[in-house]
RNA sequence: CACAGAAAAAGGCAAACUUGUCGAAAGUCAAGGGCGCAAAGUCACGGGUCUAAGGUGUGGGAUGGUGCUAUGAUAGCCGGACUGCCUGG
Numbered sequence: 001c002a003c004a005g006a007a008a009a010a011g012g013c014a015a016a017c018u019u020g021u022c023g024a025a026a027g028u029c030a031a032g033g034g035c036g037c038a039a040a041g042u043c044a045c046g047g048g049u050c051u052a053a054g055g056u057g058u059g060g061g062a063u064g065g066u067g068c069u070a071u072g073a074u075a076g077c078c079g080g081a082c083u084g085c086c087u088g089g
Base pairs, nucleotide, nucleotide: 003088004087005086012037013036017032018031019030020029022027035076041082042081043080045079046078047077048074049073050072054069055068056067057066058065
């Protein structure tokens, strides 16, 4: 340095849920809480999935409904990129 691993040692993160917060929503953030995770560290580059404010179609028209659509979200969906503790051959 690359590869493999989580048995040991030191640690780390934090699912669901609850309260508050931001957001149109999906979802975010904070506190509590621990399902789990060897990258469950960081990044929306590719794919998937979620949402549909705005746009657009439907409807004689309006309210409403409904279809499509990401510029929104998801890194704890997969791949990829960058960085990293310990141990082993």

Description: The RNA shown here (c-di-GMP-I riboswitch aptamer) has 89 nucleotides and comes from Mesobacillus foraminis. Rfam family: c-di-GMP-I riboswitch aptamer. Rfam's curators write: GEMM was predicted in a large-scale screen for bacterial structured RNA regulatory elements.